[in-house]
Molecule: small-subunit ribosomal RNA
Organism: uncultured bacterium
């Protein structure tokens, strides 16, 4: 340049992330089936399921030109009967022919896939190891006899199939003989070709053997009485040769599963001979050898016709074999032969077996997997049609005949594919639907409505194609003696199933034609309404529990279109089996470790060879298909034609770089040889020391011992404790070290023997000897078996003691297997670096073992360098990430093992090994959308640091124990209205329930209403009084009045009506708005920048430091908002301004700041100042910052107070208010009267008031604050004991009033006791509010005098003017506080301190938690489903072996019986030859008896799986409260316990050792 035309992802694990991995979806097909719906054509398809059985019919028959014939028709004639008409008979010509002889066809055409894992198919080759009917060509030839049989005709038996017997007859039937161009056999020459090969052609010679038919048509001469001979032409015949087509055989490759199928063959494997086939051959017998085939899957099982090709994919590949075409088997099931070129025969033949049908029961008939067509199964597949006019094929000389091959119609939308259901125009945006924010939106140019067309279907009417080398006729060449045939040409020439199906035109009219799916996300497309985890939806995620875009419906929409949806099913996505084109440290996944067979892969150099490898040519890769151009149908589908292509195989020719294959050579892989070298490397065998137990004996006394604390247990019969001696066994402190060694498992006193390996030095030697490694074999912690020993300490089980609810445990006292040794066996581990093995590349840095080497040095030694290990950091690369990183998890080679979601399960079986436990291999059914890695941000720990807070201690005072008060619960009632319910409900909403409030309960009453608009209509002012009834409410009367404007009319009420009010009726889990609470905790968060693939990190961690993310430093961050801190208000000093109603120090006056003066001072209230770690000293680092001082009324936020970040708890409130949806509407509204919220066996909360002497009574006599006060406070004085009651003066208030504060003090009385404490209850008078105190008010006097004696587990509050005590005020309110919210007076104690309980911050570590530990989560039981396993055993099916049995047939054998042709003989008769019969080998099938495989279907056992709300305990997740797991061995209701040895995939805390930085 060409050519190639071609690859898309989504959802679904999680808080939230990235991997990893299923799992589902969107795409395309389809021989489909179902649902809904349907107008028309073309063209193509239709029993996938029972190779299940079939009724009827039709599918294979022609040929008289092969034959003997036979009926019938037609011409011509004869005879005969008869008047004839006609009859009946007989000859000839012509046409036909039903049955039969004879030939050809029936072996093809159709069907269908049962069976076959095969040379059955596919390709490619092979026959030198074959056949071939009809057909072409080639060459010869066809000459002469014979004998018979069926038809037909007698005649028997039979229901019937059908058979027999007898007489007769004919050929292209059947046969003797000649003849031999030839053929074949044998024997014997030459020539040429040619192969892997013993072949094959050509020419010769002998000698054997081997062939035939006829029939039609035409005819001049010659011959015959004709026929006819003979001629001639066709067709037919016999023989050989060769084509061509078509069959048989035989190799090479090639394509299915299972190894839980490894062994498998006796005609097996080979050879010699022999039969047999058309032919090679153990095809088949005889002998003889003892091979053959298998891990490169022999054997045996399942499944299955192959294939072109179709379907899916970018593509490699995957699935599939429907219709077309090729092959192959089969024809009811098994066997078996004849015939025949061809067959072991679908419409043929015997036998057997099953079934059906017929039957006079003696017997006989059948084979739709041909075309219709029925039955039965199924989900589910057509017409018992026309015609042979077309192509084809039999068969014929030909016309013809036959033909469910075909050609065509019918039926079904089952596919492809085209068409129409109309076009234009038409806004008042019409009605009506549905929504609505009531304005409108949509539907919508959509209808109407107007103009136009007329495909397609309807109706008429024309015209064309499939028809042509038909025969025949006419006429030419060419064969012939021929105008006889027969070849070839030209002209002429019949014939249409389909069928009124195409095509043209005309005709009427918008006329006959539109539905199915979907609208939550993938994935286009919304709203309304019903429903209330109900009906239901669902592909996956997953919707519905009152506002459902997810359900059912309706209106919109969306997509498709005569269809659309569902299921099925294949492929695609799926890189989810990865040849293109994946993986194994933690996700599934490296084997426990060597050695080493086969087997793959293999170093440098030269030659050759050409298998593999490329090129270039040739065969062959059917057709159709696909694909490209072109063409025919009015287009497509469809259908022709060319070309490409068919990526294959085969042959040849050539090249030689690469692999390989032969020879040769090298030394660097690898090995040898030599010196040197370190080491718990292994086996035996010997010796030694501490330590523990035991046993003697001495000292020598009461406890040892052991836990968290006890006890079990030892001990006065003398222990522990200490001394000496002694015995047995195990195991080897200290050295000891991320130190050695070994393949791993392992290996640890010492000394000897005996041994494997390994490292370094320098030479020399062999010369690729290597790398791996399926099977195999060997080793192989601990635990366990066997057998014998041994037994000190430790110790599964097991006793007992604790602990707990329980403890089959943890703790403690005991203690048996074993734990040691010999020998045998088992063979698994977290057998781990969770990392196969070898080699080879690919920056440093720095420890340490072991050897060498160099430099320096007298030297110990230093410092450089190499090689081998063994550690850590670390760059580049790599990884999902965490992390590997020269000892890879980099980058690459070669080989092994090994993975494909998660339970079910390393389980069942089945083999296999083992004494046993058990080990190795190792499924499925069923069920789940997840199951998992690694990080991540948070929560949480009986995790760890730091830090704080009345959190704890240290105090003080309550609270729980007592009475009332008051709130809850509960109960009870007509009613006891309603919320609030752990901290964060309970003296809360309620700051005040006798009516009212009240929302509750009973009764009595209204119904546009008790209230707010507004329209209609209608009266009337409106407002006032009054009676009656009632319990009010209200209902009935009645009275008196008559607005404004000229008038329409208008304000105002009334009365009716419509709209509408109204509702403390529900849902705070639809909401707003306000609050609790973490918490006045110091945190929460954004921009930008940077890191990280991302969640997200960073900042905001770190070292100080603070009340405080406060401040300072430092930092890949720099900034910043919300919080914290100030700014604000009280209080604490002072200044200054102002003095009335305040104040009085002086001066006057007073009982009295009362007044007169005064504003110094007190106070009051406006503006200010004052404190800022500002100042010194230490300390930290020099900062920030603390400590300590000084000043100062006050010192490190002085002390209160208001102030509440982002957020938590679906907190609280729909009953303040507001407010969606839902719900009541003569009631769930509204209203009045009474009643209840005030009820009591009881249980909690907060409270008050005590229980006494720091006390109570009593008398004296002092000091406050802050409030309030007109429908209020309310003085003086009087009265009453009191309560209070008269009475009003003062006051809208720094002036009057409420108000005499009390505690305290000062006196005195009480004397420890149920009192002179205490004051409940009760009871009798009363007093104030108030329509009204019965239920239900507070107070007052008298009288009673009641629990209580400091309060059990348990719990609360308080850190300074605080706690505690004591009073006084306000709000609420007619009246009713022990309750709230203020105010002031008295006025402490303690805090060492942060181990521990609670709460909270902030780092940080582990999680299997995210609803977040009130979390997950394990296992038994019990209950329900389901699916598998074992099961006494039963019952089918396949299927070995051995015998039985022996049908039919082939062959062999006999053949005494039978026998037309030849022969021999006059015959009689024989003779060959042949045949029934009979015997034998093989044989289907049947029986029997022992197996193997595999289904069904079992009483009963096992475990598994799933299942809102069940039982028992907590095993695992945090250090999960005993760290956990793994492999063994034991024990327990379960989980799980322990015991050995392993393992880190264990938190903490401490020490070692390495590394990094300085």
């Nucleotide at each position: 340049a060409u050519a190639a035309c071609g690859g898309a992802g989504a959802g679904u694990u999680u808080g939230a992330u990235c991997c990893u991995g299923g799992c589902u979806c969107a795409g395309a097909a389809c021989g489909a089936a179902c649902g809904c719906u349907a107008g028309c054509g073309g063209c193509g398809c239709g029993u996938u399921u029972u190779a299940a059985g079939c009724a009827u019919g039709c599918a294979a028959g022609u040929c008289g030109a092969a034959c003997g014939g036979g009926g019938g028709c037609a011409g011509c004639g004869g005879g005969g009967a008869g008047u004839a008409a006609u009859c009946u008979u007989u000859g000839c010509u012509g046409c036909c022919c039903g049955a039969g002889u004879g030939g050809c066809g029936a072996a093809c055409g159709g069907g269908u896939g049962a069976g076959u894992a095969a040379c059955a198919c596919g390709u490619g080759g092979a026959u030198a190891a074959u056949c071939u009917g009809c057909c072409c060509u080639u060459a010869a030839g066809a000459c002469u006899g014979g004998g018979a049989u069926a038809g037909c005709c007698c005649g028997c038996a039979g229901a019937a199939a059908u058979g027999c017997g007898g007489a007769u007859u004919a050929a292209u039937a059947c046969u003797g003989g000649a003849u031999a161009u030839g053929g074949u056999g044998c024997c014997u020459g030459a020539c040429g070709c040619g192969u892997g090969a013993g072949g094959c052609g050509u020419u010769g010679g002998g000698c054997a053997u081997u062939a035939a038919a006829g029939c039609c048509g035409g005819g001049g001469a010659c011959c015959g009485c004709a026929a006819g001979g003979c001629c001639u032409g066709g067709c037919g015949c016999u023989u050989a040769g060769g084509g061509a087509g078509g069959a048989g055989u035989c190799c090479g490759c090639g394509g299915c599963c299972c190894a839980u199928u490894a062994g498998c063959u006796u005609g097996u494997u080979g050879g010699u001979g022999a039969g047999g086939u058309a032919a090679a051959g153990g095809c088949u017998c005889a002998c003889c050898a003892a091979g053959g085939c298998g891990a490169c899957g022999a054997u045996g099982g399942g499944u299955a016709g192959c294939c072109g090709g179709c379907c899916u994919g970018a593509g490699a590949g995957g699935g599939u074999g429907a219709a077309c075409g090729g092959c192959c088997a089969c024809a009811u099931u098994g066997g078996g032969a004849c015939u025949g070129a061809g067959a072991c025969a679908c419409g043929g033949c015997c036998c057997a077996g099953a079934c059906u049908c017929c039957u006079a029961c003696g017997g006989g008939a059948g084979g739709c997997a041909g075309c219709a067509g029925c039955u039965a199964a199924g989900a589910a597949u057509c017409u018992u049609c026309c015609g042979c006019a077309a192509u084809g094929g039999g068969c014929g000389a030909a016309a013809g005949c036959c033909u469910g091959a075909c050609g065509g119609a019918g039926c079904g939308a089952c596919g492809c594919c085209g068409c129409g259901u109309g076009c234009a125009u038409g806004a008042u945006g019409a009605a009506g639907g549905u929504c609505u924010u009531c304005g409108g939106a949509u539907u919508g140019u959509a209808a109407a409505g107007u103009g136009c067309u007329u495909u397609c279907g309807g109706g008429g009417a024309g015209g064309a194609a499939g028809a042509a080398u038909a025969a025949g006729u006419g006429u030419g060449c060419c064969u012939g003696a021929a105008c006889a045939g027969g070849g070839u040409g030209c002209a002429u020439g019949a014939u249409g199933a389909c069928g009124a199906c195409c095509c043209u035109u005309c005709c009427a009219g918008a006329a006959g034609a539109a539905g199915c799916c979907c609208c939550g996300g993938c994935u286009a497309a919304c709203u309304a309404c019903g429903u209330g985890c109900c009906a239901g939806c669902a592909g996956c995620c997953g919707c519905g529990g009152c506002a459902a875009u997810a359900c059912g419906u309706a209106g919109g929409g969306g997509g498709u279109a005569a269809g659309c949806g569902u299921u099925g099913u294949u492929c695609g996505g799926a890189a989810u089996u990865a040849c293109u084109g994946g993986g194994c440290g933690u996700a599934a996944a490296g084997g426990g470790u060597g050695u080493g067979u086969a087997g793959g892969c293999g170093g440098g150099g030269a030659c050759g060879c050409a298998a593999g490898u490329u090129g270039g040519g040739g065969g062959u890769g059917a057709a159709a298909u696909c694909u490209a151009c072109g063409g025919g149908c009015u287009c497509a589908a469809c259908c022709c034609g060319u070309a490409a292509a068919c990526u294959g195989c085969c042959c040849u020719c050539a090249a030689a770089a690469c692999u390989g294959c032969g020879u040769u050579u090298c030394u660097u892989g690898a090995g040898u040889a030599u010196g040197g070298g370190a080491g718990a490397g292994g086996a035996g065998a010997u010796u030694g020391g501490a330590a523990u137990u035991c046993c003697c004996a001495g000292u020598g006394u009461a406890g040892g011992g052991g836990u968290g604390a006890u006890a079990u247990c030892u001990g006065u019969a003398g222990a522990u404790a200490u001394u000496g001696g002694g015995a047995a066994g195990a195991a080897c402190a200290c050295c000891a070290g991320u130190g050695g060694c070994g393949a791993a498992g392992g290996c640890g006193a010492a000394u000897c023997u005996c041994u494997g390996g390994c490292c370094u030095a320098a030479u020399a030697c062999u010369g690729a000897c290597g790398c791996u490694g399926a099977g195999a074999c060997a080793c192989g912690a601990a635990a366990g078996c066997g057998u014998g020993g041994g037994g000190a300490g430790c110790a599964a089980a097991c006793a007992g003691g604790a602990u707990u609810a329980g403890a089959u445990a943890c703790c403690c006292u005991g203690g048996u297997a074993g734990u040691c040794c010999a020998c045998g066996c088992c063979c698994u581990a977290a057998a781990c670096g969770u990392u196969g093995u070898a080699c080879a590349c690919u920056a440093g840095a720095u420890g340490u073992c072991g050897g060498g080497g160099g430099u320096a040095u007298c030297g110990a030694u230093u410092c450089c360098c190499c090689c081998g290990g063994u550690g850590c950091c670390g760059c580049a690369g790599c990884u999902a990430a965490c992390g590997c990183a020269a000892u890879a998890a980099g980058u690459g080679u070669a080989c092994c093992g090994c993975c494909u979601g998660g339970g079910g399960a390393g389980u069942a079986u089945g083999c296999u090994c083992g004494c046993a436990a058990g080990g190795g291999u190792g499924a499925a059914a069923c069920u789940c959308a997840a199951a998992g890695g690694a990080a991540u941000u948070g929560a949480c720990g009986g995790g760890g640091g730091c830090c704080c807070g009345c959190a704890c201690a240290a105090g003080c005072g309550g609270u729980g124990g007592a009475g009332c008060a008051u709130g809850u619960g509960g109960u009870u009632u007509a009613a006891u209205u309603c919320g609030a319910u752990g901290a964060u409900a309970c003296g809360c909403g309620a700051g005040g329930a006798a009516c009212c409030u009240u929302a509750c309960c009973u009764g009595g009453g209204c119904u546009u209403g008790a209230c707010a608009u507004g329209g209609g209509a209608g009266u009337g002012a409106c407002c006032g009084c009054u009676g009656g009834u009632g319990a009010a409410a209200g209902c009935c009367a009645g009275c008196a009045u008559u607005c404004c404007g000229c008038a329409a009319g208008g304000a105002c009420a009334c009365u009716u009506u419509c709209a509408c009010a109204g509702g403390u009726g529900c849902u705070g889990c639809a909401u707003g708005g306000c609050u609790g609470u973490c918490g006045u905790c110091a945190g929460c968060u954004c921009g930008u920048g940077u890191c990280g693939u991302g969640a997200g990190a960073u900042g905001u961690u770190g070292g100080g430091u603070u009340a405080a993310g406060u401040c300072c430093c430092g930092c890949a961050a720099c900034g910043a908002g919300c919080g914290c801190a100030a700014c604000c208000c009280c209080u604490a000093c002072u200044u200054u301004c102002a003095g009335u109603u305040g104040c009085c120090a002086g001066c006057a006056u007073u009982u009295g700041g009362u007044u007169g003066g005064g504003c110094a001072c007190u106070c009051u209230g406006g503006a200010g100042g004052g404190a800022c770690u500002g100042c010194c000293g230490g300390u930290a680092a020099a900062u920030a910052a603390c400590c300590g001082g000084a000043g100062g009324a006050a010192g490190g936020u002085g002390g209160g107070g208001a102030u509440g970040a982002c957020g938590u708890c679906a907190a609280g409130u729909c009953a303040u208010c507001a407010u969606g949806g839902c719900c009541c509407u003569u009631a769930u509204g509204c209203u009045c009267a009474g009643g209840g919220c005030u009820a009591c066996a009881c249980a909690c909360g907060u409270g008050c008031u005590a229980c006494a002497a720091u006390g109570g009574g009593u008398g004296g006599a002092a000091c406050a604050g802050a409030g309030g006060g007109a429908a209020g406070c309310g003085a003086a004085c009087c009265c009453g004991c009191g309560a209070g009651g008269g009475g009003g003066a003062g006051c809208g208030a720094a002036u009057c009033c409420c108000u005499g504060a009390a505690a305290a003090c000062c006196a005195u009385c009480c004397u420890c006791a149920g009192u002179u404490c205490g004051g409940a209850u009760u009871g009798g008078a009363g007093u104030c509010u108030g329509a009204a105190a019965c239920u239900c008010g507070a107070c007052u006097c008298c009288a009673u005098g009641a629990a209580g004696c400091c309060g059990g587990a348990a719990u609360c509050g308080c850190u300074a003017g605080u706690a505690a005590u004591c009073g006084c005020g306000c709000a609420u309110c007619a009246g009713a506080a022990u309750g709230g919210c203020g105010c002031g007076g008295u006025g402490a104690a303690u805090a060492c301190g942060u181990u521990c309980c609670c709460g909270g911050g902030c780092c940080u570590u582990g999680u299997a938690c995210a609803c977040a530990c009130c979390g997950c989560c394990c296992g038994u039981c019990a209950c329900a489903c389901c699916a598998c396993c074992c099961g006494a055993g039963u019952u089918g099916g396949a299927u070995g072996u051995a015998c039985u049995u022996g049908a039919a047939g082939u062959c062999g054998u006999u053949g005494a019986u039978c026998u037309a042709a030849c022969c021999c003989g006059u015959a009689a008769g024989g003779g060959a030859g042949g045949a029934a019969g009979g015997c034998g080998c093989c044989g289907a099938u049947u029986g029997u008896a022992c197996g193997u495989c595999u289904g069904g279907u079992g009483a009963g056992g096992g475990g598994g799986g799933u299942g809102a709300a069940g039982u028992c305990g907590u095993a695992a997740c945090a250090a999960g409260g005993u760290a956990g797991c793994c492999g063994u061995a034991u024990c327990g209701g379960a989980a799980g316990g322990u015991g050995c040895g392993g393992c880190u995939g264990g938190a903490u805390c401490a020490c070692c050792u390495c590394c990094u930085u300085u």